[in-house]
RNA sequence: GUCCCCGUAGUUUAGUGGAUAGAACAAAACCUUGCGGAGGUUUAGACCGGAGUUCAAUUCUCCGCGGGGACG
Numbered sequence: 001g002u003c004c005c006c007g008u009a010g011u012u013u014a015g016u017g018g019a020u021a022g023a024a025c026a027a028a029a030c031c032u033u034g035c036g037g038a039g040g041u042u043u044a045g046a047c048c049g050g051a052g053u054u055c056a057a058u059u060c061u062c063c064g065c066g067g068g069g070a071c072g
Base pairs, nucleotide, nucleotide: 001071002070003069004068005067006066007065010025011024012023013022018055027043028042029041030040031039048064049063050062051061052060
C1' cells in the first nucleotide's frame, strides 16, 4: 500500500428494519450474618463519529476513527 473481518454497560456478549436494546460477571444501596470477600432483594449503567436510504436504522449504504488478520 491492497483486501477481508470486527466496533453495543467497567468486562464478556445477544439482538439480521418496528419491543421499554436483553443477559452474565463486576459496581452501589438495603436485608441477612458473630464478621463478610458467602447468601437474598433492589438500583444505576451501553449501540465508535458523521452523512445517506427508509414512514421507521443497533440492524442497510458511504466516509472517517479505532482494533484484528491476509498478501506484498

This is a predicted structure of a 72-nucleotide RNA (transfer RNA) from a Candidatus Pacearchaeota archaeon. Its mean pLDDT, the model's own confidence on a scale to 100, is 81. NCBI's taxonomy places the organism under Archaea, Nanobdellati, Candidatus Pacearchaeota.